[in-house]
RNA sequence: UGAUAGAGGUUGCGUUUUUCAGGAGUACUUUUUUGGAUGCGGCAGGCGCAGGAGACGGGAAGGGAAAGGGAAAUACGCCGAAAGAUGAGAUGACCUGCGAAUCGAGUCUUGGGCAUACAGUUAAGAGCUGUAUGACUGUCACCCGUUCCGGGUGGGGCGCUAUCGGU
Numbered sequence: 001u002g003a004u005a006g007a008g009g010u011u012g013c014g015u016u017u018u019u020c021a022g023g024a025g026u027a028c029u030u031u032u033u034u035g036g037a038u039g040c041g042g043c044a045g046g047c048g049c050a051g052g053a054g055a056c057g058g059g060a061a062g063g064g065a066a067a068g069g070g071a072a073a074u075a076c077g078c079c080g081a082a083a084g085a086u087g088a089g090a091u092g093a094c095c096u097g098c099g100a101a102u103c104g105a106g107u108c109u110u111g112g113g114c115a116u117a118c119a120g121u122u123a124a125g126a127g128c129u130g131u132a133u134g135a136c137u138g139u140c141a142c143c144c145g146u147u148c149c150g151g152g153u154g155g156g157g158c159g160c161u162a163u164c165g166g167u
Stems, first nucleotide, its partner, number of pairs: 001165006009079001012078004017073004028063007038050004042098005082110005089103003111137002114134008139155007
């Protein structure tokens, strides 16, 4: 220096399927009553649809979801597994403009899980994400010792270990 194969953990990482809780008696919808002119199509303009044969909203009664996320189990893929920040570019609702939203090359950061605090996200004291702190854990370098075990300091995954090869 190249290739191959591995390790960290029984709460390593991610995905799928099933069940359950929750979302929520919410959104939505039917009837009735009140009320009296707007409402809807992401925003604006246009255009369209609905509306005094009663809009939006409020009250009462009835019916009544779903998604993301979560827990458990199964299966699969793996060990920059993966996560986050930024982001060229693309799509982008009836038309135009903007833009919600989605995908996203590239660049940068993070060894791993946990706890706490703050912030964000979320229906949520769950979970996730970021930052900081703390101990734990794995690994490498250096130092020490009672020497394959322990202790201290420090670093990071473009790392570490093993094997095979090249120089």